[in-house]
Predicted 3D model of a 402-nucleotide RNA (Bacterial RNase P class A) from a Planctomycetaceae bacterium.
Taxonomically the source falls in Planctomycetaceae (Bacteria, Pseudomonadati, Planctomycetota, Planctomycetia).
It is recorded under the gene name rnpB.

RNA sequence: GGAGCGGGCCGGGCGGCCGCCGCGGUCCCUCGUGCUCUCGCUUCGGCGGGUUCGACGAGCGGGCCGUGGAGGAAAGUCCGGGCUCCACAGGACGGGGUGGUGGGUAACGCCCACCGUCCGCAAGGACCGGGAAAGUGCCACAGAGAACAGACCGCCGAUCGGGGGAGUCUUCUUCGCGAAGGCUUUCCAGGAGGCAAGGGUGAAACGGUGCGGUAAGAGCGCACCAGCGAAUCGGGUGACCGGUUCGGCUCGGCAAACCCCACCCGGAGCAAGACCAAGCAGGGGACAGGGCUGGUCCGGCCCGUCACGAUCCCCGGGUAGGUCGCUCGAGGCGGCGGGCAACCGUCGUCCCAGAGAAAUGGUCGCCCUCGACAAAACCCGGCUUACAGGCCCGCUCCGCUU
Numbered sequence: 001g002g003a004g005c006g007g008g009c010c011g012g013g014c015g016g017c018c019g020c021c022g023c024g025g026u027c028c029c030u031c032g033u034g035c036u037c038u039c040g041c042u043u044c045g046g047c048g049g050g051u052u053c054g055a056c057g058a059g060c061g062g063g064c065c066g067u068g069g070a071g072g073a074a075a076g077u078c079c080g081g082g083c084u085c086c087a088c089a090g091g092a093c094g095g096g097g098u099g100g101u102g103g104g105u106a107a108c109g110c111c112c113a114c115c116g117u118c119c120g121c122a123a124g125g126a127c128c129g130g131g132a133a134a135g136u137g138c139c140a141c142a143g144a145g146a147a148c149a150g151a152c153c154g155c156c157g158a159u160c161g162g163g164g165g166a167g168u169c170u171u172c173u174u175c176g177c178g179a180a181g182g183c184u185u186u187c188c189a190g191g192a193g194g195c196a197a198g199g200g201u202g203a204a205a206c207g208g209u210g211c212g213g214u215a216a217g218a219g220c221g222c223a224c225c226a227g228c229g230a231a232u233c234g235g236g237u238g239a240c241c242g243g244u245u246c247g248g249c250u251c252g253g254c255a256a257a258c259c260c261c262a263c264c265c266g267g268a269g270c271a272a273g274a275c276c277a278a279g280c281a282g283g284g285g286a287c288a289g290g291g292c293u294g295g296u297c298c299g300g301c302c303c304g305u306c307a308c309g310a311u312c313c314c315c316g317g318g319u320a321g322g323u324c325g326c327u328c329g330a331g332g333c334g335g336c337g338g339g340c341a342a343c344c345g346u347c348g349u350c351c352c353a354g355a356g357a358a359a360u361g362g363u364c365g366c367c368c369u370c371g372a373c374a375a376a377a378c379c380c381g382g383c384u385u386a387c388a389g390g391c392c393c394g395c396u397c398c399g400c401u402u
Stems, first nucleotide, its partner, number of pairs: 001398010012367007020069009029059005037050005071373001075384002078382005083269004095265005100114005115129001116127004130260002135258002137254003152199002154195003159192002162188011207225006226250002228247008273324004282315005294303002331350008368371001
């Protein structure tokens, strides 16, 4: 200098003016309480009314001042927990989730460390990482055969069978080296059959190399290697790692197919939930009025009874509305200690949005590398996804120079 790997951080800056939401202070206004002064009444104890200044308290009122005001993902709502309400004897079945080991944590499907397999020269990265030798099932296309294997080309043809030659024996004979049959030997083809080494198909074809063996072959036999299983020894908390002996045992893949094993799991969610509480409707009561019935010959009046309506008071539930829940928290930062780390302990310090149709905006000036993805809604821990551009740290490989 080039190429790369891992991790951390930032996410336009400064200023002027005008606005928005929360909190604090202060002034004004309104209301309440007590006091002062004053008027009236008085049973001389007080009671009622008015009022100046100041005090205290309250206020969904107003002004001014000060102060705080979105994110690394506030997002997706995918996991886990807190909180709230409901449900809850125990067990079994069913359902869902998780899945190497050890640790961290409130908990997790998260994080850390380690193990195994695979990828990369390396720094490092990926893993939907329990069981396929419990059972069932599936394995496209191609191919002979795809899981109690299989035979297309190929190899062989030992054995059985076929054909030719030679030799020999027996019988027949027209006596000719003629015919028939048997036996021995040799050659040919490759029918029956044997084989699975080689070719070929496929993502995958039932261990690899060599020697022996054979008609040809083959774990058929043997040696070594690889894998698996059993026994055993050593190391490690463990996943697992290393070794010895034995067994020809050579056993494919898929469980995000059913299934088996181990562990975990009540439901609903801040529109949770709690409190206050207009109006309307309901229940009870008070007062007056109206209607009806009876008493009376009628009017009138009186008594009784019934339901209804209006007014007022009380009651429970509760709508609108309001208040709380609401943000101090498994909190941030720093030091020290423990731990490889995730993380934990302790001390100090800080307070950092809390709205409710929903605030953080508008405008102007200057500067720069010209600004991405996107904005809280009960709160946390994670994961995932989106993202212009920039900064920092550690490490690997290659080239050059000293």
Model confidence (mean pLDDT): 76 of 100. Of the family's consensus pairs, 88% are formed in the model. Its Rfam family is "Bacterial RNase P class A". The family's RNA type in Rfam is ribozyme.